């Protein structure tokens, strides 16, 4: 110097998934910590009138969350469908102080829930605040923030 692996980690990343209290129990008497229950703020989602929209559904159900839709092709399957792989694609994310525009680069393009049922929808009602990742960290214009001199 290069490659590989492991651990940890930031003013880091995806995502709504953050912050502030109170009660009880335990660790010891306290501070504090952990568990559990329950409030508030904030963020996110669903149900739900008139009006409007739609005639809707009937196993080919229907609908929600999410960027995650829609195709082509190959293999297996007796055939179709289902399954797996590959190539695209609607759409989405990152590019390291922040935002807008833009160039280049790198990725994702899944999964899951309700249970025969839901268009929109004021009042009103209900629910969630998880999980996962990180050796990487390019540029331009404009407007800012912060730091140093």
């Nucleotide at each position: 110097g290069u490659c590989g692996u492991g651990c940890a980690a930031c003013u880091g990343c995806c995502g709504a998934a953050u912050c502030c209290g109170g009660g009880c129990u335990g660790c010891u008497c306290a501070a504090g910590c952990a568990g559990u229950c329950u409030g508030g703020a904030g963020c996110g989602g669903g149900g739900g009138a008139c009006c409007c929209g739609a005639g809707u559904u009937g196993u080919u159900g229907g609908g929600g969350c999410g960027a995650a839709u829609c195709g082509g092709u190959g293999c297996g399957c007796a055939u179709c469908u289902u399954g797996c792989g590959c190539c695209g694609u609607a759409g989405c994310g990152c590019u390291g102080c922040u935002c807008u525009u833009u160039u280049g680069g790198c990725g994702c393009g899944a999964g899951u829930c309700c249970g025969u049922c839901a268009g929109c929808u004021a009042a009103c009602c209900c629910c969630g605040c998880a999980g996962g990742c990180c050796c990487g960290a390019a540029g331009a214009a404009g407007a800012g923030a912060g730091u140093c001199c």